RNA sequence: UGAGUAUGAAAGAUGAUCGCGGAUAUUUUAUAUCUGAGGAAAGUCCGGGCUCCACAGGGCAAUAUGCCGGAUAACGUCCGGCGAGGGUGACCUUAGGGAAAGUGCCAUAGAGAUUUAGACCGCCUGUUUUGGCAGGUAAGGGUGGAAAGGUGCGGCAAGAGCGCACCAGCGUUCAGGUAACUGUGCGGCUUGGUAAACCCCAUAUGGAGCAAGACCGAAUAGGGAAGGGAUGAAGCGGCCCGCUGAACCUUCCGGGUUGUGUCGCUAGAGUCAGCAGGCAACUGUUGAUCCAGAUAAAUGAUCGUCACCGCUUAAGCGGAACAGAACUCGGCUUAUUGAUUACUCACAAU
Numbered sequence: 001u002g003a004g005u006a007u008g009a010a011a012g013a014u015g016a017u018c019g020c021g022g023a024u025a026u027u028u029u030a031u032a033u034c035u036g037a038g039g040a041a042a043g044u045c046c047g048g049g050c051u052c053c054a055c056a057g058g059g060c061a062a063u064a065u066g067c068c069g070g071a072u073a074a075c076g077u078c079c080g081g082c083g084a085g086g087g088u089g090a091c092c093u094u095a096g097g098g099a100a101a102g103u104g105c106c107a108u109a110g111a112g113a114u115u116u117a118g119a120c121c122g123c124c125u126g127u128u129u130u131g132g133c134a135g136g137u138a139a140g141g142g143u144g145g146a147a148a149g150g151u152g153c154g155g156c157a158a159g160a161g162c163g164c165a166c167c168a169g170c171g172u173u174c175a176g177g178u179a180a181c182u183g184u185g186c187g188g189c190u191u192g193g194u195a196a197a198c199c200c201c202a203u204a205u206g207g208a209g210c211a212a213g214a215c216c217g218a219a220u221a222g223g224g225a226a227g228g229g230a231u232g233a234a235g236c237g238g239c240c241c242g243c244u245g246a247a248c249c250u251u252c253c254g255g256g257u258u259g260u261g262u263c264g265c266u267a268g269a270g271u272c273a274g275c276a277g278g279c280a281a282c283u284g285u286u287g288a289u290c291c292a293g294a295u296a297a298a299u300g301a302u303c304g305u306c307a308c309c310g311c312u313u314a315a316g317c318g319g320a321a322c323a324g325a326a327c328u329c330g331g332c333u334u335a336u337u338g339a340u341u342a343c344u345c346a347c348a349a350u
Base pairs, nucleotide, nucleotide: 001346002345003344004343005342006341010337012306013305014304015303016302017301018300020036021035022034023033024032025031026030038322042333043332045331046330047329048328049327050209051208052207053206057241058240059239060238062205063204064203065202066201067081068080069079070078071077082096083094084093085092086091097200098199102198103197104194105193106192120141121140122137123136124135125134126133127132149167150166151165152164153163154162168190170187171186172185174183175182176181213263214262215261216259223253224252225251226250227249228248234244235243270289271288272287273286274285275284276283277282308319309318310317311316
């Protein structure tokens, strides 16, 4: 200097004038003060808080998660490790339990892909009418993603873990580690793949949702018909058991009301800062602080100055992404501009 990896600040500030929403105070109904859209408010994908069913148990099914240890209100999230794979590397990815519990699938090619695996070419032995036949073999070649451990040496009629050496796998002693796992030694020689296929194992799980729900006000016909009901209506996401238990439940016809009412609705697992503990996620403690609650939908417009980026000698000119709250919080995913800091590789110079 260039190319990368990780991280992720910030998303303008300020003054004046005018216009809106909320809170508080006064009260000459108008004035004054304070405040007013995000890091994702998006998606509606997980987990909660909260509300109702409702007094709400057990099992099956179903769904979800899946290495180890932690964090958290909880999670399928996050942090730190281990294993596997990728990358020269900094780093990245991980749907990471079980294939000897069982079932299924592995196209095409190939002799053979269910541990009845396998004999096309080839190699060796015997025989022969020289066309062939019989036996042995799975080391070599071929097909394939994969041919039933790999490489090398010896041995053999030719071969084969048949034997040996070094590896891999599997099993095991010992050591380290909380653990996943790692390392050393020893040993039989060796048990395809696939579970984001069904399945098995372990763990977890009521349902519906702020259009939840509560209250006030107003009106009407507590009307009619059919069915069921202590031999148990109704209650629960599905099924079974159990439990509670009614003068009620279900369906149809008909009548009245439906305000643009109030609450829920923003003081919270809140935010910021210091200190302490922890590798970290995070926890504890002290102090400060209150930062939208609209309801057809406010959070804006104009002008000036400064800040940022680009062009320009300067003056000056231009630009400024993705995008708008609606009960709320912790995450994840997606969209978008990316300051800073640390590290890796290459080249050059000293």
Molecule: Bacterial RNase P class A
Organism: Pectinatus frisingensis